[in-house]
RNA sequence: CUUAUCAAGAGCGGCGGAGGGAACGGCCCGAUGAUGCCCGGCAACCGGCGGGGAACCGUGCGGUGCUAAUUCCGGCGGUACACAGUACCGGCAGAUAAG
Numbered sequence: 001c002u003u004a005u006c007a008a009g010a011g012c013g014g015c016g017g018a019g020g021g022a023a024c025g026g027c028c029c030g031a032u033g034a035u036g037c038c039c040g041g042c043a044a045c046c047g048g049c050g051g052g053g054a055a056c057c058g059u060g061c062g063g064u065g066c067u068a069a070u071u072c073c074g075g076c077g078g079u080a081c082a083c084a085g086u087a088c089c090g091g092c093a094g095a096u097a098a099g
Stems, first nucleotide, its partner, number of pairs: 001099006011039001013038003019029003024074003040067003045063003048059004071093001076090006
């Protein structure tokens, strides 16, 4: 950079000790111990294996990934209602996989 996906799912465990949720604005989580690491778990993108003419299905063995809140919400544009907010669609940004 390209393509695909992002409304589901996942611990009453161990270690450890202060910030964490990408950035900004919000709003949250956190000494009733978060973030992180280990174990456990979830999922099934790629590979393997099995089935199938194929589409695809299964398995969860290997490679990632994930395991508060829709990608926690918003920022830009549009539509509808309504009256300056709500809903929806698209975009931006981001995350993950494969190339």